[in-house]
């Protein structure tokens, strides 16, 4: 050095619920609060969820399920965002027992 993470040490952080404020909303900010946390530090790059607002019975699609003459249904689609305490990934960073 890395890996790891203790009924260890000194610090941090701050869910749910109150109060006040922004915001159409998801939520955020401060104050209180302390369920929890080794990154619950920061960073919306992929997935996930959630919100706004657009389009609409129409078109699209190597889609899916029945039908078996050219068809019914179901699924997904566009923009802005929101959440790092949902998850991978960045990135910086205390401590030091097995």
């Nucleotide at each position: 050095g890395c890996c790891c993470g203790a009924c260890a040490a000194g610090a941090g952080c701050a869910c749910a619920c109150c109060c006040g404020g922004a915001g159409u909303g998801a939520u955020c900010c401060g104050g209180g609060g302390u369920c929890g946390c080794a990154a619950a530090c920061c960073c919306a790059g992929a997935g996930g969820u959630c919100u706004c607002u657009g389009c609409a019975c129409g078109c699209c699609g190597c889609g899916g399920u029945c039908a078996g003459g050219u068809g019914a249904c179901c699924c997904g689609g566009a923009g802005a965002g929101a959440u790092g305490g949902c998850u991978c990934g960045g990135u910086u960073g205390c401590c030091g027992a097995a």